[in-house]
Context: one part of a larger RNA
RNA sequence: CUGGGCUUAAAGGGUCCGUAGGCGGCUUUGCAAGUCAGGUGUGAAAUUUCCCGGCUCAACCGGGAAACAGCGCUUGAAACCGGCAGGCUUGAGUAUCCUAGGGGUGAGCGGAACUGCCAGUGGAGCGGUGAAAUGUGUUGAUAUUGGCAGGAACACCGGCGGCGAAAGCGACACACUGGGUCUUUUCUGACGCUGAGGUACGAAAGCUAGGGGAGCGAACGGGAUUAGAUACCCCGGUAGUCCUGGCUGUAAACGUUGAGCACUAGUUGGGAGGGAGUUCGCUCCAUCCUGACGCAGCGAAAGCAUUAAGUGCUCCGCCUGGGGAGUAUGGUCGCAAGGCUGAAACUC
Numbered sequence: 001c002u003g004g005g006c007u008u009a010a011a012g013g014g015u016c017c018g019u020a021g022g023c024g025g026c027u028u029u030g031c032a033a034g035u036c037a038g039g040u041g042u043g044a045a046a047u048u049u050c051c052c053g054g055c056u057c058a059a060c061c062g063g064g065a066a067a068c069a070g071c072g073c074u075u076g077a078a079a080c081c082g083g084c085a086g087g088c089u090u091g092a093g094u095a096u097c098c099u100a101g102g103g104g105u106g107a108g109c110g111g112a113a114c115u116g117c118c119a120g121u122g123g124a125g126c127g128g129u130g131a132a133a134u135g136u137g138u139u140g141a142u143a144u145u146g147g148c149a150g151g152a153a154c155a156c157c158g159g160c161g162g163c164g165a166a167a168g169c170g171a172c173a174c175a176c177u178g179g180g181u182c183u184u185u186u187c188u189g190a191c192g193c194u195g196a197g198g199u200a201c202g203a204a205a206g207c208u209a210g211g212g213g214a215g216c217g218a219a220c221g222g223g224a225u226u227a228g229a230u231a232c233c234c235c236g237g238u239a240g241u242c243c244u245g246g247c248u249g250u251a252a253a254c255g256u257u258g259a260g261c262a263c264u265a266g267u268u269g270g271g272a273g274g275g276a277g278u279u280c281g282c283u284c285c286a287u288c289c290u291g292a293c294g295c296a297g298c299g300a301a302a303g304c305a306u307u308a309a310g311u312g313c314u315c316c317g318c319c320u321g322g323g324g325a326g327u328a329u330g331g332u333c334g335c336a337a338g339g340c341u342g343a344a345a346c347u348c
Base pairs, nucleotide, nucleotide: 003320004319005318006317007302008301012316014201015200017198021194022193023192025088026087027086028085031082034080035077036076037075038074039073040072041071042070048066049065050064051063052062053061054060091191092188093187095184099180103177104176105175106174108172110154114150115149116148117147118146119145120144121143125136126135162169163168206247207246208245209244210243211242215241216240220236221235222234223233258315259314260313261312262311263310266293267292273290274289275288276287297304298303321348322347323346330341331340332339333338
């Protein structure tokens, strides 16, 4: 390289959009680049295969025939593929009618709790633990009542429930805004799928500038425990956690399962498993999303099983024994931390 693979053995890119490229629905006419068929030229010799011959045989050598990946020219075929032109509606999009939703952004607003401050009552402890101590309190704490201020998060509802491409999203109302489902089939007429590079988004932590800082809390200090205790427990506490602008670009970024299309038993029936939803209501149920179970089939098994890990097709990414090592080096990105790309010697 080929072959074989990628839920768990090595292996799906964190996610979307999209350039080149690859692949692409039904149908008609014509073209003939691919394709197929015939003819013809070339494909040196040697080599190769077959037959015959010469060295005693063989290797070797001589002669004849065949073969040779293909390529050129020419004549034709038109199913497939491709180009041109035309048509169609099932794919895709659009319109219409509703509709569910913690989808996003902005700017408001609410109550509970907490901490601090100011007062009232009150008078000796409080706090904390396995037990304690550090801590705090007669300069009046804890407790309790009233008031004020501040920041962060939104109990119950809440759900194996919803939305989003993923990351993720949860008080309430408003403004702006993205996507989805269903109905009617209105319109366009293949406009599609995937997607190397590329752009954008991307938890937490971290960095930068400016704010903010209630609670919590790396580091750090103290008290305990212990043989020790750089920990687990306790008392404090700085960065950080929050907001705005910029950077970083990684996660067990997981369903450890790339995207799209088609096909392949079903059950959950008592109140259709749950959530949307069509026809006026019920019954019944088309469609979409989302769980559980379970045939065939697959699988090393565990298990998966119409949301496939089944059966096929298209495109992309990735793997090739363990360690060395996601290291070194080079390149590139970053303010840095570091990211991306990424070996070998050696060793088993």
Molecule: small-subunit ribosomal RNA, central domain
Organism: uncultured prokaryote